[in-house]
RNA sequence: GGGGAUGUAGCUCAGUUGGUAGAGCAUGUAUUUCGCAUAUACGAGGUCCCGGGUUCGAGCCCCGGCAUCUCCA
Numbered sequence: 001g002g003g004g005a006u007g008u009a010g011c012u013c014a015g016u017u018g019g020u021a022g023a024g025c026a027u028g029u030a031u032u033u034c035g036c037a038u039a040u041a042c043g044a045g046g047u048c049c050c051g052g053g054u055u056c057g058a059g060c061c062c063c064g065g066c067a068u069c070u071c072c073a
Stems, first nucleotide, its partner, number of pairs: 001072007010025004019056001027043005049065005
C1' cells in the first nucleotide's frame, strides 16, 4: 500500500426482506435473612463509531472517513 470482517446499554452480543431498539451478565430499589449470599418482583441505563446521501421513514440501503481484527505484499 491492497483485499476482507467488525463497530448497537458498563461487558458479551441479538436485531439480515427499511416502520417507535432488545436479551444475558453487571447495576438500583423492594421482599426474603440476625447479617451476607441466593431467590422473586419492579426499575434505571442507548446522539445504534463519525459525517453526508437516498426515502414519508435508516441500526439496516449508498458514499466518504475513523478505530480494531485478519489476509496479501
Transfer RNA from Mesocricetus auratus, 73 nucleotides, folded computationally. It matches the Rfam family "tRNA". By type it is a transfer RNA. RNAcentral holds the sequence, with entries from Rfam. The prediction has a mean pLDDT of 83.